c-di-GMP-I riboswitch aptamer from uncultured Actinotalea sp., 72 nucleotides, folded computationally. RNAcentral holds the sequence, with entries from MGnify. Taxonomically the source falls in Actinotalea (Bacteria, Bacillati, Actinomycetes, Cellulomonadaceae). The coordinates come from a structure-prediction model, not an experiment, and the mean pLDDT is 88.

RNA sequence: GAGAAGGGCAAACCCGUCGUGAGGCGGGGACGCAAAGCCACGGGGCCCGCCAGGGUCAGCCGGGCUACCGAA
Numbered sequence: 001g002a003g004a005a006g007g008g009c010a011a012a013c014c015c016g017u018c019g020u021g022a023g024g025c026g027g028g029g030a031c032g033c034a035a036a037g038c039c040a041c042g043g044g045g046c047c048c049g050c051c052a053g054g055g056u057c058a059g060c061c062g063g064g065c066u067a068c069c070g071a072a
Base pairs, nucleotide, nucleotide: 008033009032013028014027015026016025017024018023031059037065038064039063041062042061043060044057045056046055047054048053
């Protein structure tokens, strides 16, 4: 990739919990997603720090790895 089939994930917000924080995890919930599966490698956002630096985000973009279904 098709007005296909069967399925998947789950933003905001709420509750619980961990963390100084960004944010993580679990439950509820669906705005969206064809890799919204995984990886901080490049750029970028955010947090902590006087600096040096440390951290966080894969649902910001690029890149790498892996993967379900399938006509014309």